[in-house]
This is a predicted structure of a 73-nucleotide RNA (transfer RNA) from Cafeteria roenbergensis. The sequence is in RNAcentral, with records from ENA and Rfam. Its Rfam family is "tRNA". It is annotated as a transfer RNA. Rfam describes the family as follows. Transfer RNA (tRNA) molecules are approximately 80 nucleotides in length. Rfam links the family to the GO term triplet codon-amino acid adaptor activity.

RNA sequence: GGGUGGUUAGCUCAAUUGGUAGAGCAUUUCAUUUACACUGAAAGGGUUACAAGUUCGAGUCUUGUACCGCUCA
Numbered sequence: 001g002g003g004u005g006g007u008u009a010g011c012u013c014a015a016u017u018g019g020u021a022g023a024g025c026a027u028u029u030c031a032u033u034u035a036c037a038c039u040g041a042a043a044g045g046g047u048u049a050c051a052a053g054u055u056c057g058a059g060u061c062u063u064g065u066a067c068c069g070c071u072c073a
Base pairs, nucleotide, nucleotide: 001072002071003070004069005068006067007066010025011024012023013022019056027043028042029041030040031039049065050064051063052062053061
């Protein structure tokens, strides 16, 4: 340099043919307990890597850039 995959909550990952961004763990609060743990309930937490384009509407489609892998030379 060519090809190819990935980037979404603090962490690990979902999101169906483009139509309100979610789960588990973690954090906080409440209930339970003499207390702790376990368990149950609730809450907070997101510029979907960055920029642009298409569209009434983009995490999803297109282009470029950055970063992390795989592969060929």